[in-house]
RNA sequence: AGAGUUUGAUCCUGGCUCAGGACGAACGCUGGCGGCGUGCCUAACACAUGCAAGUCGAGCGGGGAACUGCGGAAUGAGAUUUCGGUUGAAUGAAACAGUUUCUAGCGGCGGACGGGUGAGUAACGCGUGAGCAACCUGCCUAUCACUGGGGAAUAACGCAUCGAAAGGUGUGCUAAUACCGCAUGAGACCACAAUGUCGCAUGGCAAAGGGGUCAAAGAUUUAUCGGUGAUAGAUGGGCUCGCGUCUGAUUAGCUAGUUGGUGAGGUAACGGCCCACCAAGGCGACGAUCAGUAGCCGACCUGAGAGGGUGAUCGGCCACAUUGGAACUGAGAAACGGUCCAAACUCCUACGGGAGGCAGCAGUGGGGAAUAUUGGGCAAUGGGCGCAAGCCUGACGGAGCAAUGCCGCGUGAGUGAUGAAGGAAUUCGUUCCGUAAAGCUCUUUUGUUUAUGAACGAAUGUGCAGGUUGUGAACAAUGACUUGUAAUGACGGUAGUAAACGAAUAAGCCACGGCUAACUACGUGCCAGCAGCCGCGGUAAUACGUAGGUGGUGAGCGUUAUCCGGAUUUAUUGGGCGUAAAGGGUGCCGUAGGCGGAAUGUUAAGUAUAAAAUAAAAGCCCGAAGCUUAAUUUGGUUUCGUUUUUAAACUGGCCAACUAGAAGUACAGUAGAGGCAAAUGGAAUUCCUAGUGUAGUGGUAAAAUGGGUAGAUAUUAGGAGGAACACCAGUGGCGAAGGCGACUUACUGGGCCGUAACUGACGCUGAGGCGCGAAAGCGUGGGGAGCGAACAGGAUUAGAUACCCUGGUAGUCCACGCUGUAAACGAUGAAUGCUAGGUGUAGCGGGUAUCGACCCCUGCUGUGCCGGAGUAAACACAAUAAGCAUUCCGCCUGGGGAGUACGGCCGCAAGGUUGAAACUCAAAGGAAUUGACGGGGGCCCGCACAAGCAGCGGAGCAUGUUGUUUAAUUCGAAGCAACGCGAAGAACCUUACCAGGUCUUGACAUCGAUCGAAACUUGUAGAGAUACAAGGUGGCUUCGGCCAAGAGAAGACAGGUGGUGCAUGGUUGUCGUCAGCUCGUGUCGUGAGAUGUUGGGUUAAGUCCCGCAACGAGCGCAACCCCUAUGGUCAGUUACUAACACGUAAUGGUGAGGACUCUGACAAGACUGCCGGGGACAACUCGGAGGAAGGUGGGGACGACGUCAAAUCAUCAUGCCCCUUAUGACCUGGGCUACAAACGUGCUACAAUGGUGGUUACAAAGAGGAGCGAGCCUGUAAGGGUAAGCGGAUCUCAAAAAAGCCAUCCCAGUUCGGAUUGUGGGCUGCAACCCGCCCACAUGAAGUUGGAGUUGCUAGUAAUCGCGGAUCAGCAUGCCGCGGUGAAUACGUUCCCGGGCCUUGCACACACCGCCCGUCA
Repeated sequence: AGAGUUUGAUCCUGGCUCAGGACGAACGCUGGCGGCGUGCCUAACACAUGCAAGUCGAGCGGGGAACUGCGGAAUGAGAUUUCGGUUGAAUGAAACAGUUUCUAGCGGCGGACGGGUGAGUAACGCGUGAGCAACCUGCCUAUCACUGGGGAAUAACGCAUCGAAAGGUGUGCUAAUACCGCAUGAGACCACAAUGUCGCAUGGCAAAGGGGUCAAAGAUUUAUCGGUGAUAGAUGGGCUCGCGUCUGAUUAGCUAGUUGGUGAGGUAACGGCCCACCAAGGCGACGAUCAGUAGCCGACCUGAGAGGGUGAUCGGCCACAUUGGAACUGAGAAACGGUCCAAACUCCUACGGGAGGCAGCAGUGGGGAAUAUUGGGCAAUGGGCGCAAGCCUGACGGAGCAAUGCCGCGUGAGUGAUGAAGGAAUUCGUUCCGUAAAGCUCUUUUGUUUAUGAACGAAUGUGCAGGUUGUGAACAAUGACUUGUAAUGACGGUAGUAAACGAAUAAGCCACGGCUAACUACGUGCCAGCAGCCGCGGUAAUACGUAGGUGGUGAGCGUUAUCCGGAUUUAUUGGGCGUAAAGGGUGCCGUAGGCGGAAUGUUAAGUAUAAAAUAAAAGCCCGAAGCUUAAUUUGGUUUCGUUUUUAAACUGGCCAACUAGAAGUACAGUAGAGGCAAAUGGAAUUCCUAGUGUAGUGGUAAAAUGGGUAGAUAUUAGGAGGAACACCAGUGGCGAAGGCGACUUACUGGGCCGUAACUGACGCUGAGGCGCGAAAGCGUGGGGAGCGAACAGGAUUAGAUACCCUGGUAGUCCACGCUGUAAACGAUGAAUGCUAGGUGUAGCGGGUAUCGACCCCUGCUGUGCCGGAGUAAACACAAUAAGCAUUCCGCCUGGGGAGUACGGCCGCAAGGUUGAAACUCAAAGGAAUUGACGGGGGCCCGCACAAGCAGCGGAGCAUGUUGUUUAAUUCGAAGCAACGCGAAGAACCUUACCAGGUCUUGACAUCGAUCGAAACUUGUAGAGAUACAAGGUGGCUUCGGCCAAGAGAAGACAGGUGGUGCAUGGUUGUCGUCAGCUCGUGUCGUGAGAUGUUGGGUUAAGUCCCGCAACGAGCGCAACCCCUAUGGUCAGUUACUAACACGUAAUGGUGAGGACUCUGACAAGACUGCCGGGGACAACUCGGAGGAAGGUGGGGACGACGUCAAAUCAUCAUGCCCCUUAUGACCUGGGCUACAAACGUGCUACAAUGGUGGUUACAAAGAGGAGCGAGCCUGUAAGGGUAAGCGGAUCUCAAAAAAGCCAUCCCAGUUCGGAUUGUGGGCUGCAACCCGCCCACAUGAAGUUGGAGUUGCUAGUAAUCGCGGAUCAGCAUGCCGCGGUGAAUACGUUCCCGGGCCUUGCACACACCGCCCGUCA
């Protein structure tokens, strides 16, 4: 930083899509470790359980426990005893005193912090900056002044009592740092007040003086901690204001405590905060009100930036605590873990009543795509209470869970080519995975085990012991400071360290058609599927699925959702509006607003400058430090807004003043369909009346409806009525636009030119607003000639609700209203200035000249054309800009849905105006280019039409095709360009088809162990293939064997006329023998492309000439090749025979000849060369001469770039697929020859230009050895027999036929025509039934010239006549050739068909057999 996608291609406009980054994420696959972060975005849904706010006994009374002292009840070992007792250690109750400890209650402080959530809120809620002279502030700090003396109660507790419980009630006692008076008053407050002083308004401050009101609490180890009043500070809060803070106008008006005032109340405090009275205000297009959405910010993400999006974690503020409301206490609350009330829900209950509030930390259910442990600790930091020890702290510090994010590490390193095996591909040679693996040598981060085990967080706190110092009478005790010392760790037996072991424990995910890095095979066959966009898939898919390989990334990788970017695709930076979306229909109007000529002074709002405070911290950025690095930590920096200073150029304000803009004028002229009203005019149409006049008229492409003998049309005269104004008339005029056209008059708006006297910026634009606004339409009333929606009739047509015709109503016209739209267009808003020219036209001037008018030069205004620069995607625009600039308004943001729906406004209605969304597509579109196309144009050609001749289409037959049939009727060819085509010849064979019978390495090829020759002959069985049997044999040799041919197991393989001509090669058809198709360089164009190749002529021709930003060249055209037409030279055998000679019945028969014909080789000839006319003096063309031939002489071969996915896989070749005891191979028989029907191509005819019989001439080109076959004999004939000659200019096929001559037939289904059928023969062939050809006799069908339509042919052609050949055993009416006889017609290019060139239109490009619209399914 861009890319893909509209087209055949191009440029542009324009949307859609992608590549990047981000995330509190989720899902899929996968998953080794560590550090640091983060973790209910949904149900502000409901919550079991535990914990989250207590503390102080140094405030108070009481109670409990322990210990000590005193005490000695009671028990009583032992001793003694007269047995009655005595003594008596020990244990040790009560009471009393003391010490230590615990704490239910009263009391104090704290539960207003900390923690959670984002429902509400569009707000002074938040942010930012100010203000309070209108305020409060517990604990804390400093200072000043005090702390005297009394009193009355009440919890706890006791007793009684109610209740299930929660919880009370009565009565009696008692204490305080609880409560209440009194005293004192430094001081505060209140009212008054001499005076002083200050300020931004209201006002504030200080204040002598006298008056009124107001305090307190004690504890204790005696040192401290408290208590009260006051002032000041600090901290925290309250209130007010400027500015900023989402969307919708399809929400335009809102507001009665509302806005203000006075007074009173209330508050810490100002205030309609509340109340009484008074006034009628206040807010709003600079967006009020209403509706929707939303916690705000620091910041976070993205971006080059400006911006856009977000508001998790961390931090600030606000709001909330089940929902709604309320106050109490207090320094502070309208209070998350306080109170009261109401509501919903849940729980307990003895049914009477009660209890509760996780949006605290865990956790549960639910919702959801989705979000963690009912863990350990107060060791640290912080908080509450306390003198303190300490207690409390789900704040916090840490652990657990989750790849949720960022960062770091690892999954090994070196060596290793037999390039292993395996997999994949393959042209089978090999290539890739790949030094990758294995192997060898190392290492041990990580891992496992064992052992050891920290540091910082923790000493400034605390205890103890000293010291200094204060208080103190004190050496006691203790506060402060200080020294030493001791203890204190949740994390954690964690981090780390050491040793041992051993490469050991650790790689996936996505992609691979283009965008976008990365390709092959197989499977699938528009199926399954993919896809972000374009798009892949219908049998060879780099796009589906799998595999191999490759690319990317890596403990992650993809997908999905969302945001920014790319997107200059809302454009401030940084877009547009003639045709792509987009200029309002218009302004003689104009409000708000925006902008504004020249110059002086002043001001300082904008602007610029300097300074200050602020802009919390964290974050971004710059730098530094540091645990291995990183994440992390830390020092510095920063836009806005506020206040002040300075400047005065520019913008703005103010004062006075200017004239270059503009306007009003003023004066002097001027053109005009400008507007409105009234009056007038002539032409024409129609109607009426009258005359003349008679059968038609009218209308159309042609007709008909219509009108007319009741007199039309036509014509003459007169009259009526309405509407419109010919000629003039002009890309002429006027008007803002719509629009305006006979003439006259009245009224009236604007423009232009000239002068420069007055005013002195008065101007431009203009959201809303107000006017005007074609046609059609609407309302009321007139009018109504012509025209004429609707309607009727007639035509046209498949239909014709149309076009055409005949009628005809609204309407068109007038008056007054309404409507308010048009392709209302220059598809181009208004205004101002500037920027080469040329040439028309309209209006008004000026100058020169002239007697004058023109002409000429020149100024302004309007209206056209051409054109340069410039602009533009191009087309084009170009002083009347779409150029260069300024100002203002309107409008646009992909196509469709749709200018539709809903709502509002307007309208009598019709409707207008404003104006969406759902859904859907990947385009829609502009300009230009090349083609193709057009029932567009121009030019030209062709048997294309026309002019002719002969046909086809009707009949019979032949042949091919379709269809049908069949066991099979093998397959292909399908408009021209398939159909007597492949097939130059299906009885078997051919043959590919069918039935049956057979074979399975095969009928054919290569390799091949082995065998032994195979062939061949004969026989048997069989339909045959085949099977069996018998006979029968090579060459060389070193005697081992080898060579050639043959058989041959198993297997490699053969084979396939099986599929695909849309996988192909080759070959062919066709446009078309049409004149075209291209290239190099140059030039033009942003480009596709153009030019050349177009133009003027000419030609059969892009043939040639001329011109030309083109100059050349190539493939085509032509020529070169073959045949033919003329004469010549040379050469003559089998051809020929003039002269000579011989010979025959006759014949070049023979000798001979080289003259002729002919044969076949060579050269010649024709080139617009010559003459004349035309033409540019060219090319060329017309005529003529000569010539056998004249303008490419005639014919052939020869086919440009390309088109038709044209034909052929069945000529051949060939990729892929398919079959492999069969889709291969062999055999017999059948079929390809079928037959209701249809079509194509031919033959024969329908007859007298003929048939039949007889007679008689004249060719060319070919073929011949498994051949042509003379002659002779024979048969009516086909043919048969015999047989000469000839591998051929010699012989044979071979007779040419039509024509000619003679005769006959006499217009008929015939002496035409020959189909069909019968009988008998012939030929070929193993074979003639299916299924050949020929002959003879007999039979004698249709057919009397053919509908619509259609084919060929322009001269030796059509037509007609016969001859030959290929294929071939036999079998042409077909095909390919040959000659004989031998015409007619062409005015011409309007039309049909095909083609070429130029041009034009185009929404076509698969290209008109296109595209596309509507209805129906």